[in-house]
């Protein structure tokens, strides 16, 4: 090529989460690995809390705002690793 079959993007509802996201049904963009692996690879996405600085108020401290910050996330980014078929 082929054949049995798998799997589910975005969206929608309903839940959980500070969020990223993730779990159920529904839905099918697409996927030969869109199986499985997340501090013990690379990369990415989010910042409760915490810390640091500004500003207000002003005595502690309290509100905002801005920056850091993951063992939070995401494998359908790259990557390890494990697999159906069958021309070979």
């Nucleotide at each position: 090529a082929a054949a049995a079959g798998g799997c589910a993007a975005a969206c929608c509802u309903a839940g959980g989460g500070a969020a990223a996201c993730c779990c159920a049904g529904g839905g099918a963009c697409g996927c030969a690995a869109a199986g499985c692996u997340a501090u013990a690879g690379g990369g990415g996405c989010u910042a409760a809390a915490g810390c640091u600085a500004u500003a207000u108020a002003g005595a502690a401290u309290a509100u905002a705002u801005a920056g850091c910050c993951a063992u939070g996330c995401c494998a359908g980014c790259c990557a390890g690793u494990u697999g159906c078929c069958g021309a070979a």